RNA sequence: CUUCCAUUCGGGGAAGAGACCAAAUCCAAAUUGGCACCGAAGGGGCAAGGCAAUCACCUAACACGCCGAAUCUCUCAGGUAAAAGGACCCCGAAUGAAUC
Numbered sequence: 001c002u003u004c005c006a007u008u009c010g011g012g013g014a015a016g017a018g019a020c021c022a023a024a025u026c027c028a029a030a031u032u033g034g035c036a037c038c039g040a041a042g043g044g045g046c047a048a049g050g051c052a053a054u055c056a057c058c059u060a061a062c063a064c065g066c067c068g069a070a071u072c073u074c075u076c077a078g079g080u081a082a083a084a085g086g087a088c089c090c091c092g093a094a095u096g097a098a099u100c
Base pairs, nucleotide, nucleotide: 005096006095007094008093009092010091011090012089013088018035020034021033022032023031036080037079038078042076043074044073045072049067050066051065054061
């Protein structure tokens, strides 16, 4: 200094998919069993590329290994009326980092 970036806090916006079936027990929630779904808490996986190694010493080739992104993908977790939650976006504030 508060432009850009990171973290935290506050406010606002924010999608998708069965108010599913059964038992206990009348409803919802929770529990147990079951079938069907969603992706935007969290978590896992991968590309390009890079590193290492081998070979070569001109060009190149290169199995395995490591690093490696997402709103992609998986669906473990979570979710499938409302409420709550919710990646991400905007506004405000604090602290820090970078720069001078």